[in-house]
RNA sequence: GCGGGUGUAGCUCAGAUGGUAGAGCACAAGCUUCCCAUGCUUGAGGUCGCGGGUUCGACUCCCGUCGCCCGCU
Numbered sequence: 001g002c003g004g005g006u007g008u009a010g011c012u013c014a015g016a017u018g019g020u021a022g023a024g025c026a027c028a029a030g031c032u033u034c035c036c037a038u039g040c041u042u043g044a045g046g047u048c049g050c051g052g053g054u055u056c057g058a059c060u061c062c063c064g065u066c067g068c069c070c071g072c073u
Stems, first nucleotide, its partner, number of pairs: 001072007010025004019056001027043005049065005
């Protein structure tokens, strides 16, 4: 230099043919308990790596770019 994969909540990851972004763990509050832990309920937390384009509408399609992983020269 070329090709492929990957980037979504604090962490690990889903997300149908483009239609209002989710789960588990962790965190906060409540219930339970003498207290803790466990269990149950509720809640908070996201410019979907970044910048553009297409579209009525983009995590999803297109272009560029950055990080990480793999391969080729």
Molecule: transfer RNA
Organism: Alphaproteobacteria bacterium